Model confidence (mean pLDDT): 82 of 100. A computed fold for a 483-nucleotide part of an RNA from a metagenome, annotated as small-subunit ribosomal RNA, 3' major domain. It matches the Rfam family "Bacterial small subunit ribosomal RNA". The RNAcentral record of the full RNA draws on SILVA.
Context: one part of a larger RNA
RNA sequence: UGACGGGGACCCGCACAAGCGGUGGAGUAUGUGGUUUAAUUCGACACAACACGAAAAGCCUUACCUGGGCUCGAACGACUGGAAGUAAGAUCCAUGAAAGUGGAGAUGAACUGUAAAGUCAGGAACCAGCCGAGGUGCUGCAUGGUUGUCGUCAGCUCGUGUCGUGAGAUGUUGGGUUAAGUCCCGCAACGAGCGCAACCCUCAUCCCCUAUUGCCCACCCGAAAGGGCGCACUUUGGGGAAACUGCCCACGAUGAGUGGGAGGAAGGUGGGGACGACGUCAAAUCACCAUGGCCCUUAUGUCCAGGGCUACACACGUACUACAAUGGCCGGCACAACGGGACGCAAUGCAGCAAUGCGGAGCCAAUCCUUAUAAAACCGGCCCCAGUUCAGAUUGUGGGCUGAAACUCGUCCACAUGAAGGUGGAAUCGCUAGUAAUCGCGAAUCAGAAGGUCGCGGUGAAUACGUUCCCGGGUCUUGUACA
Numbered sequence: 001u002g003a004c005g006g007g008g009a010c011c012c013g014c015a016c017a018a019g020c021g022g023u024g025g026a027g028u029a030u031g032u033g034g035u036u037u038a039a040u041u042c043g044a045c046a047c048a049a050c051a052c053g054a055a056a057a058g059c060c061u062u063a064c065c066u067g068g069g070c071u072c073g074a075a076c077g078a079c080u081g082g083a084a085g086u087a088a089g090a091u092c093c094a095u096g097a098a099a100g101u102g103g104a105g106a107u108g109a110a111c112u113g114u115a116a117a118g119u120c121a122g123g124a125a126c127c128a129g130c131c132g133a134g135g136u137g138c139u140g141c142a143u144g145g146u147u148g149u150c151g152u153c154a155g156c157u158c159g160u161g162u163c164g165u166g167a168g169a170u171g172u173u174g175g176g177u178u179a180a181g182u183c184c185c186g187c188a189a190c191g192a193g194c195g196c197a198a199c200c201c202u203c204a205u206c207c208c209c210u211a212u213u214g215c216c217c218a219c220c221c222g223a224a225a226g227g228g229c230g231c232a233c234u235u236u237g238g239g240g241a242a243a244c245u246g247c248c249c250a251c252g253a254u255g256a257g258u259g260g261g262a263g264g265a266a267g268g269u270g271g272g273g274a275c276g277a278c279g280u281c282a283a284a285u286c287a288c289c290a291u292g293g294c295c296c297u298u299a300u301g302u303c304c305a306g307g308g309c310u311a312c313a314c315a316c317g318u319a320c321u322a323c324a325a326u327g328g329c330c331g332g333c334a335c336a337a338c339g340g341g342a343c344g345c346a347a348u349g350c351a352g353c354a355a356u357g358c359g360g361a362g363c364c365a366a367u368c369c370u371u372a373u374a375a376a377a378c379c380g381g382c383c384c385c386a387g388u389u390c391a392g393a394u395u396g397u398g399g400g401c402u403g404a405a406a407c408u409c410g411u412c413c414a415c416a417u418g419a420a421g422g423u424g425g426a427a428u429c430g431c432u433a434g435u436a437a438u439c440g441c442g443a444a445u446c447a448g449a450a451g452g453u454c455g456c457g458g459u460g461a462a463u464a465c466g467u468u469c470c471c472g473g474g475u476c477u478u479g480u481a482c483a
Stems, first nucleotide, its partner, number of pairs: 001483002003480003007477007015467002019431005026321008034312002042053002064307007076132002079129004088107001091104005111122003134296002137294003143290002145285003148281001150279001155194006161170003174185003200273004205241005211235001214231002219228003244267001247261005323424001327383006339370003344363002349358003390421001395416007437459007
């Protein structure tokens, strides 16, 4: 100087407390361990691995296994030699699961030289050899790059000066204050840098511009839907204004600031996002990519078929659905937003109980479609507390869709079947406001295949006395036989 302390003081955080909803019990989905297996490819392991890499494992993917093949190789460069009925080649045969292997074959080249040429010469294609190839093989403890984490915590340092023999100290400590090393005051310090904040994006208010979306606001047509006119309103996209403790009162040191108030769409960082200091964990990744070293080279490379990654006595994590009456079922009936669409989105119509099929208007999209069907909500009816008109696992049968192909191993529909489950032990998680809870919708991936992920809107709470305690963190101080 640090680190540590079941030392002290002060402060903060959904850390506790106060609340609301869960997990832990059930069934299923999904990941992991274990076990099994020819293989169940590999990585990730407290927080910070376990719906994680994977924004999609039937084939492919695929890295694994079994079997069958290839060996200059699936792609590319250099060198040596050969190289015209040659290279190429529609088509065909045999074998085979395919890959491949063996063979037939009409036709049949291009470039350079020279008057010309396929016949001559040369270099290519092609063949053979050889040097490189190739490797998701090993090492993340050889590395780059990228990422997680402490932590959006308020810290981490430097120059000069001063102090100390020195390691170092001071500054950065102290008194206040702040979300903040934020600012004020003081002070042997005076300044500065990386961080904080602001500058960036978005939401909330208004103004200007914009006008094949919106509106009957006004005028015309129409029964209406709507059309015209028009751009007032809504909205689209550009530009601007607006918030600064600016104003008032109180407290405070007349300071920084704090409490209250006015005005205001918004008030003291307005809400959200992007943004992550010096560093820590030899943290993660050689399987995104790149790369040193090592290893394989008729195989650890490469092609193909089938299988596996989907196994199942178990154990754990994360979710979904429930156990019901604030509910279930039936009928009626409202109100969104973000998005996507040509290998596409697909309306009206017709068939089917339905999945879906037929058909195809319109739309490269503020115009058409997805989608006028958001769902919860609201109105009316039935159920009457029961393993039920709860719950839906499992299984049977029949069908639809995608795709060469749904046996291993997809998804959807109908009928039948109707399991566990009575609100869950010890323990444990999230959340402070348009949040939790709850309800549906969209997108990426994608032929098909969400209970996951990323977004979107609808309805919309309770509680916070407080900081004694648990956890994590910051500052000062103290002890130390630790570094």